[in-house]
Molecule: small-subunit ribosomal RNA
Organism: uncultured organism
RNA sequence: GCGGCGUGCCUAACACAUGCAAGUCGAUCGAGAAAGUACCUUCGGGUGCGAGUAGAGAGGCGGACGGGUGAGUAACACGUAGGUAAUCUACCUUUAAGUGGGGAAUAACCAACCGAAAGGCUGGCUAAUACCGCAUGUGGGAUUGUUGCGUGAGCAACAAUUCUAAAGAGGGCUUCGGCUCUCGCUUGAAGAUGAGCCUGCGUCCCAUUAGCUAGUUGGUGGGGUAAAAGCCUACCAAGGCAACGAUGGGUAGCUGGUCUGAGAGGACGAUCAGCCACACUGGGACUGACACACGGCCCAGACUCCUACGGGAGGCAGCAGUGGGGAAUUUUGCGCAAUGGGGGAAACCCUGACGCAGCGACGCCGCGUGAGUGACGAAGGCCUUCGGGUUGUAAAGCUCUGCCGGCUGGGAACAAGAUAGACGUGUUAAUACCACGUUUGUUUGAGGGUACCAGCAAAGGAAGCACCGGCUAACUCUGUGCCAGCAGCCGCGGUAAUACAGAGGGUGCUAGCGUUGUUCGGAAUCACUGGGCGUAAAGCGCGCGUAGGCGGCUUGCCAAGUCAGAUGUGAAAUCUCGGGGCUCAACUCCGAACGUGCAUUUGAAACUGGUAGGCUAGAAUACAUUAGAGGAAGGUGGAAUACCCAGUGUAGAGGUGAAAUUCGUAGAUAUUGGGUGGAACACCGGUGGCGAAGGCGGCCUUCUGGGAUGUAACUGACGCUGAGGUGCGAAAGCGUGGGGAUCAAACAGGAUUAGAUACCCUGGUAGUCCACGCCGUAAACGAUGGACACUCGCUGUGGUUGGUAUAGACUCCGACCGUAGCCAAGCUAACGCGAUAAGUGUCCCGCCUGGGGAGUACGGUCGCAAGAUUAAAACUCAAAGGAAUUGACGGGGGCCCGCACAAGCGGUGGGUUAUGUGGUUUAAUUCGAAGCAACGCGCAAAACCUUACCUAGCCUUGACUUGUCCUUGACCGGUGUGGAAACACACUUCCUCUUCGGAGCGGGGAGCACAGGUGCUGCAUGGCUGUCGUCAGCUCGUGUCGUGAGAUGUUCGGUUAAGUCCGGCAACGAGCGCAACCCUUAUCGUUAGUUGCCAUCAUUCAGUUGGGCACUCUAGCGAGACUGCCGGUGUCAAACCGGAGGAAGGUGGGGAUGACGUCAAGUCCUCAUGGCCCUUACGGCUAGGGCUACACACGUAAUACAAUGGAUGCUACAAAGAGCUGCGAACCCGUGAGGGGAAGCCAACCUCAAAAAAGCAUCCUCAGUUCGGAUUGGAGUCUGCAACUCGACUCCAUGAAGCUGGAAUCGCUAGUAAUCGCGGAUCAGCAUGCCGCGGUGAAUACGUUCCCGGGCCUUGUACACACCGCCCGUCACACCACGAAAGCUGGUCUCACCAGACGUCGGUGCGCCAACCUUUUGGAGGUAG
Repeated sequence: GCGGCGUGCCUAACACAUGCAAGUCGAUCGAGAAAGUACCUUCGGGUGCGAGUAGAGAGGCGGACGGGUGAGUAACACGUAGGUAAUCUACCUUUAAGUGGGGAAUAACCAACCGAAAGGCUGGCUAAUACCGCAUGUGGGAUUGUUGCGUGAGCAACAAUUCUAAAGAGGGCUUCGGCUCUCGCUUGAAGAUGAGCCUGCGUCCCAUUAGCUAGUUGGUGGGGUAAAAGCCUACCAAGGCAACGAUGGGUAGCUGGUCUGAGAGGACGAUCAGCCACACUGGGACUGACACACGGCCCAGACUCCUACGGGAGGCAGCAGUGGGGAAUUUUGCGCAAUGGGGGAAACCCUGACGCAGCGACGCCGCGUGAGUGACGAAGGCCUUCGGGUUGUAAAGCUCUGCCGGCUGGGAACAAGAUAGACGUGUUAAUACCACGUUUGUUUGAGGGUACCAGCAAAGGAAGCACCGGCUAACUCUGUGCCAGCAGCCGCGGUAAUACAGAGGGUGCUAGCGUUGUUCGGAAUCACUGGGCGUAAAGCGCGCGUAGGCGGCUUGCCAAGUCAGAUGUGAAAUCUCGGGGCUCAACUCCGAACGUGCAUUUGAAACUGGUAGGCUAGAAUACAUUAGAGGAAGGUGGAAUACCCAGUGUAGAGGUGAAAUUCGUAGAUAUUGGGUGGAACACCGGUGGCGAAGGCGGCCUUCUGGGAUGUAACUGACGCUGAGGUGCGAAAGCGUGGGGAUCAAACAGGAUUAGAUACCCUGGUAGUCCACGCCGUAAACGAUGGACACUCGCUGUGGUUGGUAUAGACUCCGACCGUAGCCAAGCUAACGCGAUAAGUGUCCCGCCUGGGGAGUACGGUCGCAAGAUUAAAACUCAAAGGAAUUGACGGGGGCCCGCACAAGCGGUGGGUUAUGUGGUUUAAUUCGAAGCAACGCGCAAAACCUUACCUAGCCUUGACUUGUCCUUGACCGGUGUGGAAACACACUUCCUCUUCGGAGCGGGGAGCACAGGUGCUGCAUGGCUGUCGUCAGCUCGUGUCGUGAGAUGUUCGGUUAAGUCCGGCAACGAGCGCAACCCUUAUCGUUAGUUGCCAUCAUUCAGUUGGGCACUCUAGCGAGACUGCCGGUGUCAAACCGGAGGAAGGUGGGGAUGACGUCAAGUCCUCAUGGCCCUUACGGCUAGGGCUACACACGUAAUACAAUGGAUGCUACAAAGAGCUGCGAACCCGUGAGGGGAAGCCAACCUCAAAAAAGCAUCCUCAGUUCGGAUUGGAGUCUGCAACUCGACUCCAUGAAGCUGGAAUCGCUAGUAAUCGCGGAUCAGCAUGCCGCGGUGAAUACGUUCCCGGGCCUUGUACACACCGCCCGUCACACCACGAAAGCUGGUCUCACCAGACGUCGGUGCGCCAACCUUUUGGAGGUAG
């Protein structure tokens, strides 16, 4: 793109223009045109045909079917099964009998009149299958009687009396008398069909609707209907319905079925089919076999239209169509050819039923949009790790095919009938007619020249939509940067988004695909199948008890339930199965099956039920015994509190964390004696007792309820539960009246506190107590309804009782009833429960259905009130909740550790300086680091350089890497000029090898690839590092336990520095950590003695030299320490304590060594690196400046404030290092820094190098000093291209602050702190910093309560970003949702009342009247009103 089959106002039962949708019959009847045409004509017309046609009328049949809609209806409306002995049924079929003889009217028509119209009125004529008597009576109805039948209201037969019918039309023959056929008509009987009425059962929600009902329920008489009936009426009775839901309200047509579902169910009731209801709204009847009638009538109402204003007309919820409403639903089509219907004898007519066509991808089904071939794979696109990959055999190209569409041609079935002729049969007197059948002609198609078939041309005309984070099939790039946006749920987006947008690619479906809405499912999430209620929502606070539900053993009977068989029914269609027809399928046809139901009937009798008996195990009673804070009333007792009186007595008492308010010299508190009054009952006292629960506690008395045990005498299922109902019901509260000691809401005061309307204290009123009456609730809890039965055990305790032993049972062994603890099976989500069940079962009741709103509002009931009870919705959230787990946390607990505190020593915080940081400033003051764990940190050295910053001047393939091309032979260097330099220009000047092609190297040039970036992102990363923390932890395998998360191991008892070790243990092992192995240091041995050493022997100023290697030392190898030994403690352990020995003793001291992980910790500026960004600049070069600024703040240091000191002089003793661009001696010069000088040394050799504190002496004598040295002036030295910004040092002079430092805070446990100097790295120079070295050399640790940090166990948790957590309420602003409000208004329902049309029935009978009778007057009868 196409076709087939279906389907199409779900809303306004809103209003409708226009056309059509119900007519037909001349074989029932009377009457009867016109146009036109032929002929005639006196030209006025007439006659024939048209034509007995059209149209109308009387009459018959049909308009009650078919078609539409679903408003109403919760009902015998529907479904199903029955009843009708309480009924009707036109047309149709069968059957019996008949169809005689009369009469009077009236439409049409004619004439006159009224009216705008619709229409009407008066007079006159006429017919019938219209109407009316009479006759006949097969029959039928009514009444009475008899007989028979039936359980019965009744039915049938017979007899008598009485009442009661009719219509003709057409055809044929005829001797005109009639005969005959067909159709019709009348009276019956029967059938079929259809309908009415009645009944059982089923059929939505609300109880915040609990009572309803006067024709109401029944009876009798009467009326009425086709028919039963309060259907209607009079009278009588007072009934009837309702918790098994009446009445009321809301909603709704019902069903077959449709959708869904495994089913049971749930939702729905389009098309098709059955039933009902309705036809503008309401009411009413008429006609008729059937109506209270969609396209009929009357009345009322609303609306619309016409009008001459007087009056009239209308009803699309028929088919089309219009407006309107709405998200939304079609043509004012064709045809009666078929099927069906109405009329007709028939032809035929009518038929918006129906058959077709049209419109809509609205649904289902089918087909196509091409097929084959075609590359190590075009171009383009996209991606890329730059190699390639992908789109992709896809395309192109080549070879074909022809479904659909197009053109040409052919071309069905749906047609059966009807009619004419012939023949046969029937009827008949008949070869007429007529009917039926056979046969031959003729003829009938809307769809439609359609389906279908053949041919032709042509790949030509025919692909979209959604999605691609998970659920869920499908991934990349770019853009964007919590923006724009997405989103069904979870959730994406804050610069690398598979989630937004676009693209490429992919996935899914496909003439469709998505979205939205709706229903069922999943949802066992209303649980019948098939749930729950200790803690998740859920047991009434507890009894008594009505209805109801359920109910022990046994026998007989019944057969309601139950079970089995049979019969009827359960419409068709649908669904399912088997077949058939359209090419298949959808669709359709045939057959089967299903329809789980209902009814009838025949059986069965176990169970339930009913009935008649029996029983005693349930239950109740009786008797005996018995425990108890069970209840009510009356009495009575002591202790204590308070108050009062009196005595003693004196200054406080009281109260608290500490205080104060308070009391007290007017005598308190304390103490003694006496008294008053009220309330409560210490000890006993108890997971003891009693009670239904609430609850009950001194003692005595009276009354009274219940329980337990024993006996087994009595009754004989009398039982259990229990909706409603009714009673009891803590505390507080309320009413009336008492009482009032204590305590104590409110209140007052004092404290506490930021505040303190609290906690604490001092007072204190209601109340607490009693009587009577209300209230009716509680965490009224065992958060566990009641009853019964069954199911391992152990241990207490209360009561009664049996047995055994004994002199004697509290004690020992049992039974029953209570009350507790633990545990098995089982149950439970787990926790837990576990004979007192939360186990296993039965019965009954109550209750639950996400959180909030809310146990609230409204309504009802109760209450004096407070309030109680019953009990929603809107709206809102995606959770709320339970139990358990692992962590983390706690102003929880236990154990333990650490310079964590404490005990000490010395500091910091105050001063000056140095240095780092913040801030500020600046052209720039480059950047990073930020609590501990940033801040003498990166920086183990900023004058230039470094340098990343700023200013200025320059370069653009570039300072540097690789490649290509051209050119050159040098380049470097040197000289000159300009310049601040970079740089530019000029001059000078020998490249190497060679097979002579060239190659290498260097310079210059040209572009292109590229270089370059301390530019951004440490939250894209690697690596490295910090930190918790050298803390003792962190895990795994297997096993076991748990539904699981997880647990166990790793916990526990000891012990340790240690998860170190031992013991125990459902664990057994193992790994990373700890420890050890490594380095250093302390002792010794051995080896080796130069540059080291020197005891002995010589020698010297001097280990200087000879000599020696013993010692020291050096540096290799070894030894040594392991809780190994002894004693004690300890679990016969691990280990600890003490001791011995030893240089060293319990990891000897120190170092290196840092588990799993945490902090998105730090670093893109060491390095590496993804992405992004810059590319004559964010790259590169150069000069100068800056990083060194300075109101200020902080950190870290140095030095001080002095006498344990300072100064001067003298005299000792180290270790570890460094040195050739170096260390640099002696000696000389200089006050000195230093200079000169040059020996020695590549170092156990020489040099730096003097160690300093210390020691010995002298001075200073407590002061801003002989302390302190900042600052400043002057003069110098050294390094360096260069000390201005901006170096270090020296000398002279100057001589600031500072007299031990507030709150607070740091380090250190032994060769440590403190103090003293020495060296090194960096480095031209620059050290108070850093890294090392040695000298001198302490104090203190009772101890773990507290602060900080950490480890283990345990506990609570509403935390898990993990307490720097979570979270509650008010207020402010904005927004959203929902309310209230004086009133006003509409709808619905109900009750009462007023008015009341049409109609129907009855009465009266004024008026009127064709049929019959009549004496012609009237009567019978009818009738308008």